[in-house]
RNA sequence: UCGGCCGACCAGACGAUCGCCGGAUCCGGGAUUUCCGGGUCAGGAGGAAAGUCCGGGCUCCAUAGGGCGCGACGCUGGGUAACGCCCAGCGGAGGCGACUCCGGGCAAGCGCAACAGAAAGCGGACCGCCGAAAGCCUUGAGGUUUUCGGUAAGGGUGAAACGGCGAGGUAAGAGCUCACCGGCCGGUUGGGUGACCAGCCGGGCCAGGCAAGCCCCGUCGGGAGCAAGGCCAAAUAGAAAGACGCGUGGGGCGGCCCGCCCCGGUCUUCGGGUAGGUCGCUAGAUCGUCGGGGUAACUCGGCGGCUAGAUGAAUGAUCGUCAGGCCAAAGGGCGCCAGGGCGCCUUUGGCCGCACAGAACCCGGCUUAUCGGUUGGCCAACUUG
Numbered sequence: 001u002c003g004g005c006c007g008a009c010c011a012g013a014c015g016a017u018c019g020c021c022g023g024a025u026c027c028g029g030g031a032u033u034u035c036c037g038g039g040u041c042a043g044g045a046g047g048a049a050a051g052u053c054c055g056g057g058c059u060c061c062a063u064a065g066g067g068c069g070c071g072a073c074g075c076u077g078g079g080u081a082a083c084g085c086c087c088a089g090c091g092g093a094g095g096c097g098a099c100u101c102c103g104g105g106c107a108a109g110c111g112c113a114a115c116a117g118a119a120a121g122c123g124g125a126c127c128g129c130c131g132a133a134a135g136c137c138u139u140g141a142g143g144u145u146u147u148c149g150g151u152a153a154g155g156g157u158g159a160a161a162c163g164g165c166g167a168g169g170u171a172a173g174a175g176c177u178c179a180c181c182g183g184c185c186g187g188u189u190g191g192g193u194g195a196c197c198a199g200c201c202g203g204g205c206c207a208g209g210c211a212a213g214c215c216c217c218g219u220c221g222g223g224a225g226c227a228a229g230g231c232c233a234a235a236u237a238g239a240a241a242g243a244c245g246c247g248u249g250g251g252g253c254g255g256c257c258c259g260c261c262c263c264g265g266u267c268u269u270c271g272g273g274u275a276g277g278u279c280g281c282u283a284g285a286u287c288g289u290c291g292g293g294g295u296a297a298c299u300c301g302g303c304g305g306c307u308a309g310a311u312g313a314a315u316g317a318u319c320g321u322c323a324g325g326c327c328a329a330a331g332g333g334c335g336c337c338a339g340g341g342c343g344c345c346u347u348u349g350g351c352c353g354c355a356c357a358g359a360a361c362c363c364g365g366c367u368u369a370u371c372g373g374u375u376g377g378c379c380a381a382c383u384u385g
Base pairs, nucleotide, nucleotide: 001381003379004378005377006376007375008374009373010372012322013321014320015319016318017317018316020044021043023041024040025039026038027037028036029035046356050367051366053365054364055363056362057361058225059224060223061222070221071220072219073218074217075089076088077087078086079085090103091102092101093100094099104216105215109214110213111210112209126155127154128151129150130149131148132147133146134145135144136143137142163181164180166178167177168176182206183205184203185202186201187200188199189198190197191196229279230278231277232276238270240269241268242267243266244265249263250262251261252260253259286305287304288303289302290301291300292299293298324352325351326350327349328348329347330346332345333344334343335342336341
């Protein structure tokens, strides 16, 4: 110089005018819980507020204990309130590298696999190789055709073909046998908290893929969610309680009266909970900074700060200047360069002045969207010293 890898951060600033939301305070009026109007003061979205995919707090309901079922997760160690998140490591795969991606079990059982191919997990013979029989040709050796059998070493198909390679062996072959290499299983030594690593001994044991198909093993999970839930409370529904007796309200028991019972009326109270209001509601696993512990995630302590709470839902609009960006032209300088030209700086003019996107109980994550810009560390190639 150029091309990459991994992070961290910003998401405009100032001024003027007009508004919106909730709060504090003052004034005025209805009238003192509170409502209306006005003034002043300070405050008012995000890195993802998003998707609502995980985890927790909080609330209500359920619940002796356990099991089945269902769902999620799955190398090891650590962090955390918890997690499917994060950190550190282990193994495998990719990359020259920085680095990235993946992670229980398919030698428990079941199931699945397009096309091609003879054969796809059952075992497999298309070509080739080898043997036998028969026919034909040939003096003969032999050649050739058909049939039957052997063979997985060679060809060919496929994403994948039943370890690799050499020797022995054989009619030809084959872990059929043997040496070496690879894998697996069993035993064992050393290191590591562990995943695992480095070896030694034995066994021809050679086993295909998919578990994000069912399944097996292990771990975790009671359910619903702020429209949770509490309080106040117009209305409606009340076989709730009491009073009144309206100078005989109605009905039943009864021949009649008294009496008792039921129903109805008025008033008061209670209960109930709809509309509505209010609390929940934002000071918290909080933020900043310093110091200690830890490789790190994270944690402990000191000091300091307060930072939206709407409910048809506020947080906005316009203008000006600037930061910043893009394009064009001109001129000079510098650098690269054979030339042509390119890059940087300056001036002028024009345009943009931004993307994704809007809190709704709160918090920790993940994922997705995002114009442009700042910055740290690392890797590779080339050049120079």

This is a predicted structure of a 385-nucleotide RNA (Bacterial RNase P class A) from a Deltaproteobacteria bacterium. The gene name in the source record is rnpB. Rfam family: Bacterial RNase P class A. Its family is annotated with tRNA processing, ribonuclease P activity and dimeric ribonuclease P complex in the Gene Ontology. The sequence is in RNAcentral, with records from ENA.